[in-house]
RNA sequence: GCGGGUGUGGUUCAAUGGUAGAAUAGCUCCCUUCCAAGGAGCAGACGAGGGUUCGAUUCCCUUCACCCGCU
Numbered sequence: 001g002c003g004g005g006u007g008u009g010g011u012u013c014a015a016u017g018g019u020a021g022a023a024u025a026g027c028u029c030c031c032u033u034c035c036a037a038g039g040a041g042c043a044g045a046c047g048a049g050g051g052u053u054c055g056a057u058u059c060c061c062u063u064c065a066c067c068c069g070c071u
Stems, first nucleotide, its partner, number of pairs: 001070007010024004018054001026042005047063005
């Protein structure tokens, strides 16, 4: 330099154009003499910028970070 892949709560993963979910962690409450475990609830995220579309995590372009291959 060229090609390919990945990027979503603190962490690990879903979601094939129509309200972004789960586990775990965190906080609050219940339970318990206390702790742990258990139960209920709450908050928290689409790498960035543009385009297409009534509507984009999803499709297209550019860009950033990481990984793989070629040179």
Predicted 3D model of a 71-nucleotide RNA (transfer RNA) from Candidatus Roizmanbacteria bacterium RIFCSPHIGHO2_01_FULL_38_41.
RNAcentral holds the sequence, with entries from ENA.
Its mean pLDDT, the model's own confidence on a scale to 100, is 84.
Its Rfam family is "tRNA". Rfam's curators write: Transfer RNA (tRNA) molecules are approximately 80 nucleotides in length. By type it is a transfer RNA.